Molecule: transfer RNA
Organism: archaeon GW2011_AR15
RNA sequence: GGGCCUGUAGCUUAGCCUGGUGGAGCGAUGGUCUUAUAAGCCAUUGGUCGGCGGUUCAAAUCCGCUCAGGCCCA
Repeated sequence: GGGCCUGUAGCUUAGCCUGGUGGAGCGAUGGUCUUAUAAGCCAUUGGUCGGCGGUUCAAAUCCGCUCAGGCCCA
């Protein structure tokens, strides 16, 4: 220098192909239960989807550029 893959909540991730309200588990907070703790149960709390731009009525999703990490070739 060239090619490919990955990036979504504090963590692990679904959703992307086929555009149409971003979910789940764990966690955190409060409550219930208990002599107390844990477990269980209930409620709450959460992400402008790595960044910028484009297409579109509408973009996590399609397109371009770019950043970070990984693999391969040279």